This is a predicted structure of a 77-nucleotide RNA (transfer RNA) from Aquifex aeolicus VF5. The sequence is in RNAcentral, with records from GtRNAdb. Its Rfam family is "tRNA". Its family is annotated with triplet codon-amino acid adaptor activity in the Gene Ontology. The gene name in the source record is tRNA-Arg-CCT-1-1. The prediction has a mean pLDDT of 83. Lineage of the source: Bacteria > Pseudomonadati > Aquificota > Aquificales > Aquifex aeolicus.

RNA sequence: GUGCCCGUAGCUCAGGCGGAUAGAGCGCGAGAUUCCUAAUCUCGAGGUCGCGGGUUCGAGUCCCGCCGGGCACACCA
Numbered sequence: 001g002u003g004c005c006c007g008u009a010g011c012u013c014a015g016g017c018g019g020a021u022a023g024a025g026c027g028c029g030a031g032a033u034u035c036c037u038a039a040u041c042u043c044g045a046g047g048u049c050g051c052g053g054g055u056u057c058g059a060g061u062c063c064c065g066c067c068g069g070g071c072a073c074a075c076c077a
Base pairs, nucleotide, nucleotide: 001073002072003071004070005069006068007067010026011025012024013023019057028044029043030042031041032040050066051065052064053063054062
């Protein structure tokens, strides 16, 4: 340099044939239970869906560019 895959909550990820409120588990906060703790149960907070632009009535999803990570190939010494 070329090709492919990935980037969504603090962490691990689902959603990837466009459709309305963006989710799960763990973690975090509060409460219940308990003499206390753990466990369990209930409730809650937390997201510019990597960044910018485009298409569309509508984009996490499609298109373009860029950034970051991984793999393969190529080149060089």